[in-house]
């Protein structure tokens, strides 16, 4: 200076309009039992604190933490 910060992990969501996926978990089927595979459930105060707004993950300020550069 610039990226990034969303579930347990890995990442989606952007021109503001009640947040999603894969894996992982946990239930159930399905086996002689497991793993697979098939259904289903849970699980987030979107880093944080304000701000504008009828309403913010999304816009603006401050800040915090890790990466990359000078």
């Nucleotide at each position: 200076u610039g990226a990034a910060g969303u579930a347990g992990c890995u990442c989606a969501g952007u021109c503001g309009g009640u947040a999603g996926a894969g894996c992982a978990a946990c239930g159930c089927a399905c086996u002689c039992g497991u793993a697979a595979u098939g259904c289903g459930u849970a699980g987030g105060u979107c880093g944080u604190a304000g701000g504008u707004u009828c309403g913010a993950u999304u816009c603006c300020u401050a800040u915090c933490u890790u990466c990359a550069g000078c």
Molecule: transfer RNA
Organism: mouse gut metagenome